[in-house]
């Protein structure tokens, strides 16, 4: 990298180098020199994978985790973009779905 499958309205800090930027892209609107982005140290959460238990229709479901793999620690995936539904005089507004983008895992 590319394809599949699953989850996401929840949760989690503090020093250090470092110096403008950063929140995927785009239009907002936010964060940031009371220091952004990278990287280091320690801590810490708890999606999946892993540990072990029990059911079992053997597909998986629950619940449990000493260490561990990778992840993540602003703001619903910040918020919107296209579709459908519905309400509105209008502007919007509420549900659903789709596409993208994340992380996991498994295949190539």
């Nucleotide at each position: 990298u590319a394809c599949u499958u699953a989850u996401a309205a929840a949760g989690a800090a503090a020093g250090g180098u470092g110096g403008a930027g950063g929140g995927a892209c785009a239009g907002g609107c936010c964060c940031u020199a009371c220091g952004a982005a990278a990287c280091c140290u320690u801590g810490g959460c708890a999606a999946c994978c892993u540990u072990u238990u029990a059911a079992u229709a053997c597909g998986u479901u629950a619940a449990u985790u000493c260490c561990g793999g990778u992840g993540c620690c602003a703001a619903u995936u910040c918020c919107u973009u296209c579709c459908c539904c519905a309400a509105u005089a209008g502007a919007u507004u509420c549900g659903g779905g789709a596409u993208u983008g994340a992380u996991a895992a498994g295949u190539a």
Predicted 3D model of a 108-nucleotide RNA (SAM riboswitch aptamer (S box leader)) from Brumimicrobium mesophilum. Model confidence (mean pLDDT): 79 of 100.